[in-house]
Context: one part of a larger RNA
Molecule: small-subunit ribosomal RNA, 5' domain
Organism: uncultured bacterium
RNA sequence: GAACGUACGCUGGCGGCACGCCUUAUACAUGCAAGUCGAACGAAGUAGCAAUACUUAGUGGCAGACGGGUGAGUAACAUGUAGGUAUCUUACCUUUGGUGAGGAAUAACACGAGGAAACUUGUGCUAAUACCUCAUAAGUCUUUACGGAGAAAGCUUUAUGCGCCGAAGGAUGAGCCUGCAUUUGAUUAGUUUGUUGGUGGGGUAAUGGCUCACCAAGACGUUGAUCAAUAGCUGAUCUGAGAGGAUGAUCAGCCACAUUGGGACUGAGACACGGCCCAAACUCCUACGGGAGGCAGCAGUAGGGAAUAUUGCACAAUGGAGGAAACCCUGAUCCAGCCAUGCCGCGUGUGUGAAGAAGGCCCUCGGGUUGUAAAGCACUUUCAGCGAGGAAGAACGCCUAGCGGUUAAUACCCGCUAGGAAAGACAUCACUCGCAGAAGAAGCACCGGCUAACUCCGUGCCAGCAGCCGCGGUAAUACGGAGGGUGCAAGCGUUAAUC
Numbered sequence: 001g002a003a004c005g006u007a008c009g010c011u012g013g014c015g016g017c018a019c020g021c022c023u024u025a026u027a028c029a030u031g032c033a034a035g036u037c038g039a040a041c042g043a044a045g046u047a048g049c050a051a052u053a054c055u056u057a058g059u060g061g062c063a064g065a066c067g068g069g070u071g072a073g074u075a076a077c078a079u080g081u082a083g084g085u086a087u088c089u090u091a092c093c094u095u096u097g098g099u100g101a102g103g104a105a106u107a108a109c110a111c112g113a114g115g116a117a118a119c120u121u122g123u124g125c126u127a128a129u130a131c132c133u134c135a136u137a138a139g140u141c142u143u144u145a146c147g148g149a150g151a152a153a154g155c156u157u158u159a160u161g162c163g164c165c166g167a168a169g170g171a172u173g174a175g176c177c178u179g180c181a182u183u184u185g186a187u188u189a190g191u192u193u194g195u196u197g198g199u200g201g202g203g204u205a206a207u208g209g210c211u212c213a214c215c216a217a218g219a220c221g222u223u224g225a226u227c228a229a230u231a232g233c234u235g236a237u238c239u240g241a242g243a244g245g246a247u248g249a250u251c252a253g254c255c256a257c258a259u260u261g262g263g264a265c266u267g268a269g270a271c272a273c274g275g276c277c278c279a280a281a282c283u284c285c286u287a288c289g290g291g292a293g294g295c296a297g298c299a300g301u302a303g304g305g306a307a308u309a310u311u312g313c314a315c316a317a318u319g320g321a322g323g324a325a326a327c328c329c330u331g332a333u334c335c336a337g338c339c340a341u342g343c344c345g346c347g348u349g350u351g352u353g354a355a356g357a358a359g360g361c362c363c364u365c366g367g368g369u370u371g372u373a374a375a376g377c378a379c380u381u382u383c384a385g386c387g388a389g390g391a392a393g394a395a396c397g398c399c400u401a402g403c404g405g406u407u408a409a410u411a412c413c414c415g416c417u418a419g420g421a422a423a424g425a426c427a428u429c430a431c432u433c434g435c436a437g438a439a440g441a442a443g444c445a446c447c448g449g450c451u452a453a454c455u456c457c458g459u460g461c462c463a464g465c466a467g468c469c470g471c472g473g474u475a476a477u478a479c480g481g482a483g484g485g486u487g488c489a490a491g492c493g494u495u496a497a498u499c
Stems, first nucleotide, its partner, number of pairs: 001499002007494004013346006020338001021304001026302003030299003035062003040059002043056005069257003079181007087174002092170008100134004109124006140149003154162002183229003190220003195217008232254004236247004259280005282293004310336001312335001314333001318332001319330002322327001349379004359370004383440001385435005393426001398420008443488005448469003454483005464471002
């Protein structure tokens, strides 16, 4: 000098864009953060004379493995980079072959029973794209291959509809393996027994001591094994002429974790933050028999701390889940609120004005300085204030008409064109115009040298200052005050850590 997720002191006008628990991965009241589909299914209820329409608890499907948070653990194939393959991949795209015949249940529901509750349970009834058989098998799978195994689901507004099953390829996502890189310590020198390798079983989507039996005795290490300490890694960020050094907030990629520890289930995908089971600690309810919970989601509370915000608005846009769609959900997101925390921009007036006013300060008492500064005169009105006007963010989708494609069809569907209706959280927005009046808007640090800026008074090695050198013991440009000056400016200075 730069820079900061800063904090503290003094001060504080406006706007734009960013940032905002670095500490206790401490404990959490309350609300919300993941649902959706009636065009899979039966049923109940509501409206209706009915046709039918609507609502939903349940069965079923898809999604809750994404999105969001945090950095505890991890020195590791975790990450980065460059390769590899013994693998899987829902939904999506392309291609291809199918979609036949049956069956038995069960929730909801009804009637009961138990329980304080959470909830549990008996009997009876019923449906399906839920479940199970049989058939078929182009291709598929199958250590034994002229053999064997194995599939499907319908719905509907009826048409090039939406689905379902098998197979191949693609795309995407993931798994695994390897080379190299990846903090400190030798006041850590030896470490290892599934350890190192082989054979054979098992296991996995898949390779492999991944696991087990047997056999061999290996494997790693001063090119630092092992142990200990510390730490999420990277793109990047800061600094620096660079080489480097330091850092890893925000944004983006990867990893790990979800009160602590363990476990599997379902599924294409989890060993699953707002799923399940077990154990533990803690909190809560209880009729004492037993139950409930998990903010490192968004707000918010307590605690800790030098220190870090609102229990806000909206799904209008972007994106995501579900749905044929309308739509619905979305604390993702978009916005708003708070904070000078940072960066950037603007303003706090402009011109004129010497009687160099008054006052202050200094003085050699002549004067000097504050100082064109003020007053006065003439103007302007940014920003703030008040009033009026006022875009873009709205595309898609929907309706109507026309045309084209498709078709037996003027239905339907798909595409294009034109017109139309509805839809904005932000928003009292941006922006523009008008109104009034200099009106509402300057501080902080420093002035001995380094280092830009000097005098007086007070004090008297006291009180105090100080980054270093050092000032202060009666004339202190170094302490405190004043006048004056210097620097920066809505900030200024100090502190911590970095280059």